[in-house]
RNA sequence: GCGGGAUUAGUAUAGUGGUAGUACUACGGUCUCCAAAACCGUUGGCAGAGGUUCGAUUCCUCUAUCCCGUG
Numbered sequence: 001g002c003g004g005g006a007u008u009a010g011u012a013u014a015g016u017g018g019u020a021g022u023a024c025u026a027c028g029g030u031c032u033c034c035a036a037a038a039c040c041g042u043u044g045g046c047a048g049a050g051g052u053u054c055g056a057u058u059c060c061u062c063u064a065u066c067c068c069g070u071g
Base pairs, nucleotide, nucleotide: 001070002069003068004067005066006065007064010024011023012022013021018054026042027041028040029039030038047063048062049061050060051059
C1' cells in the first nucleotide's frame, strides 16, 4: 500500500428497518444483631460526520481506533 473484520451502559455481549435487551458492576430498598448471600427496584449506552427512508444500531459513503491476512 491492498483486502477483510470489529466498534452498542463502567465491563462482557445480543439485536439484519418500527419504543435498544441480558448478565455482572454501581446505587437504593427488603431481610439480618451486623455483614454476606438472596430477592425487589433505579441510573446509565448504539465510535464520529454525511446520505437513503415516513422511520436507521440495522442499508450506503467518508473518517477515527483496534484486530487479522497479504505484498
Molecule: transfer RNA
Organism: Patescibacteria group bacterium